Transfer RNA from a Patescibacteria group bacterium, 73 nucleotides, folded computationally. Its Rfam family is "tRNA". The family's RNA type in Rfam is transfer RNA. Its mean pLDDT, the model's own confidence on a scale to 100, is 82.
[in-house]
RNA sequence: GGCCCCAUCGUCUAGUGGCCUAGGACACGGGCUUUUCAGGCCUGGAACCAGGGUUCGAGUCCCUGUGGGGUCA
Numbered sequence: 001g002g003c004c005c006c007a008u009c010g011u012c013u014a015g016u017g018g019c020c021u022a023g024g025a026c027a028c029g030g031g032c033u034u035u036u037c038a039g040g041c042c043u044g045g046a047a048c049c050a051g052g053g054u055u056c057g058a059g060u061c062c063c064u065g066u067g068g069g070g071u072c073a
Base pairs, nucleotide, nucleotide: 001072002071003070004069005068006067007066010026011025012024013023018056028044029043030042031041032040033039049065050064051063052062053061
């Protein structure tokens, strides 16, 4: 340098154009329970890599860039 794949809460992930005002698990904050811790129950905060495009409507489709991974040289 060519080609291919990936990018969503702190972490791991769900998502097949409209039931998404983005769900779940773990983690974290608060409350109850407990002598305390752990555990359990209730509750809260927290995300679509960036910029364009298509569309009535985009996390989802297209383009470019950025970052990561694979492969060939």